[in-house]
Context: one part of a larger RNA
Molecule: large-subunit ribosomal RNA, domain I
Organism: Bacteroidota bacterium
RNA sequence: GGCAUACGGUGGAUGCCUUGGCGAAGGAAGGCGAUGAAGGACGUGGUAAGCUGCGAUAAGCCUCGGAGAGCCGCAAACAGGCUGAGAUCCGGGGAUUUCCGAAUCUUCCAACGAGAUCCCGAUUAAAAUUGGGAUAUCCGCUCCUAAGUAAAGUAGGGAGCGAGAGGCGAACCCGGGGAAGUGAACCAUCUUAGUACCCGGAGGAAAAGAAAGCAAAUGCGAUUCCCCAAGUAGCGGCGAGCGAAAGGGGAAUAGCCCAAACACUGUACAUGUUCAAGCCUGCGAGCGUUGUGUACAGUGGGUAGCGGGUUGUUGCCGGACGGAGUUGCAGCUCCGUCGGGAAGUUACAAACUCCAAUCAUAGCUGAAGAGUCCUGGAAAGGCUUGUCAUAGAAGGUGAUAAUCCUGUAAGCGAAAUGAUUGGAGCUUCCUGGGCAGCGUACCCAAGUACCACGGGACACGUGGAACCCUGUGGGAAUCUGGGAGGACCAUCUCCCAAGGCUAAAUACUAAUCUUCGACCGAUAGUGAACCAGUACCGUGAGGGAAAGGUGAAAAGCACUCCUGCUAGGAGAGUGAAAUAGUACCUGAAACCGCAUGCCU
Repeated sequence: GGCAUACGGUGGAUGCCUUGGCGAAGGAAGGCGAUGAAGGACGUGGUAAGCUGCGAUAAGCCUCGGAGAGCCGCAAACAGGCUGAGAUCCGGGGAUUUCCGAAUCUUCCAACGAGAUCCCGAUUAAAAUUGGGAUAUCCGCUCCUAAGUAAAGUAGGGAGCGAGAGGCGAACCCGGGGAAGUGAACCAUCUUAGUACCCGGAGGAAAAGAAAGCAAAUGCGAUUCCCCAAGUAGCGGCGAGCGAAAGGGGAAUAGCCCAAACACUGUACAUGUUCAAGCCUGCGAGCGUUGUGUACAGUGGGUAGCGGGUUGUUGCCGGACGGAGUUGCAGCUCCGUCGGGAAGUUACAAACUCCAAUCAUAGCUGAAGAGUCCUGGAAAGGCUUGUCAUAGAAGGUGAUAAUCCUGUAAGCGAAAUGAUUGGAGCUUCCUGGGCAGCGUACCCAAGUACCACGGGACACGUGGAACCCUGUGGGAAUCUGGGAGGACCAUCUCCCAAGGCUAAAUACUAAUCUUCGACCGAUAGUGAACCAGUACCGUGAGGGAAAGGUGAAAAGCACUCCUGCUAGGAGAGUGAAAUAGUACCUGAAACCGCAUGCCU
């Protein structure tokens, strides 16, 4: 020096464990914010560095409920307190809530500093000082003022009022913009892809939506989503690739309102003077800046494709009363009240209040076992013999417990706040109109449809390219009208654009509750089981760790000794165990030793 064996050291694999993760299902919720959010800074405890809580009323204040014996957070200790006059704790409501932050009186390098004006206080002889409040911008409404420019009270300026907006938030949604790596084995059309990303906007969903639609037979009848049709028909340097629809089967179902014609009222302008063309009609009286036209506003009316509406007239059906239309009588029309009927807060109008039920935010009741037996440190294990079960889910308790504890099955519960549903008040509509016939030709969404050119979007790359959108130019019609059926024309069929609203079926899950897992078990599972988006790195955007386990219980080793020592150790003691001693369960290997044997 090597090999082997035994015993140690080092090291932290493995096994076991789980407070943390991951995923799924279901419920509920789907927002917060100028009444100052999200997120922070700084404070706040008797001692107080951190975390948590809270805000100068500062680990808290008030009140209403729950609960019922201890309590003063993590987190020991000392000191000092609170508590059956009900504390601590849990829940509802309220008060307080420094400074920064949309940050909003101005400024500013966030949490600081500086600087103003006005109002109300304190103080002062008066100032200085000091407490509270207001003063950002945009928008809307009201009022004051007021140009160019003659008018307009227009633009502008100012004041007041407003729980108006602003900012934050995971995904889902709609719109405006919009790549490239890539694929095509190169690459340019094409693809990736209208994706990523940026911007704007909204809601609990959003968007879409009641046919100017499909279709081609005995036709269907808003939209959305799913399955099929179908990787079909097609598109395509006919390459790579892209890729429908009708129709069928399901989920869910819901339909409505305006513009216009016409009538009335108001305002403005024009017109009109023969005392009347007008004032609902007839007769008589009376009035007459009444009337007529145009424009605008309001109210009524009206809403369709077997075309509908307006308007004139005829017929039929339909409660009562009152008033008005210059006046008396007769009629007619309009308005109101009562009665009767219907509907409604998600579209078709729209608020609020009350009651009830259910749910959420604390909780409550809740069956049934013993043994002087055995093993053991400890019984829940073994043995013996019982009991309950609408409860033998689960977790804990010194090993494995239906019957010890928390629970579980089943049942019960709210002073307060919120949600949902139902009902009532309430509100609205009809009755006041409806139906039918014959006329009238007044209306039925215009720089629109359509056309040309240039683009986009449609599965469809310009193609024979319709349909849809529109930048430029041109530019219709009103039912004897207009659009579509994939160039275009005819026939036929379907539909009615150029206004608007609309629940459900659908998408998503940051946060919240419950349950589950042939999900992980500390190099795994979140980056993070632990004071982690921390330490640390970077000018910055940003990057980003490692780190769990004594024991049933600290019973965490009094006391003695060695030693320079609060290091380490030897005794003693605790404990079932200390080779469980906080460098703590188990404790592999590499690596390092001590001892013995063998070889060199």